Predicted 3D model of a 73-nucleotide RNA (transfer RNA) from a Candidatus Parcubacteria bacterium. Rfam family: tRNA. By type it is a transfer RNA. Lineage of the source: Bacteria > Bacteria candidate phyla > Candidatus Parcubacteria.
[in-house]
RNA sequence: GCAAGCAUAGCUCAGUUGGUAGAGCAGUCGUCUUAUACACGACCGGUCCUAGGUUCAAAUCCUAGUGCUUGCA
Numbered sequence: 001g002c003a004a005g006c007a008u009a010g011c012u013c014a015g016u017u018g019g020u021a022g023a024g025c026a027g028u029c030g031u032c033u034u035a036u037a038c039a040c041g042a043c044c045g046g047u048c049c050u051a052g053g054u055u056c057a058a059a060u061c062c063u064a065g066u067g068c069u070u071g072c073a
Stems, first nucleotide, its partner, number of pairs: 001072007010025004019056001027043005049065005
């Protein structure tokens, strides 16, 4: 230099043929227990990397950029 992949909650990730974003773990509270742990229930938590475009509607499609990873030279 060229090509490909990835970027979503504090962490690990789902979300596919566009239709108002979810799980597990973590955190908080409650039930249970003499108490702790376990178990169960509830709550909390996101500008879906950034900026534009298409569309009635974009995490999802298109373009550019940024960061990371891999391959080739």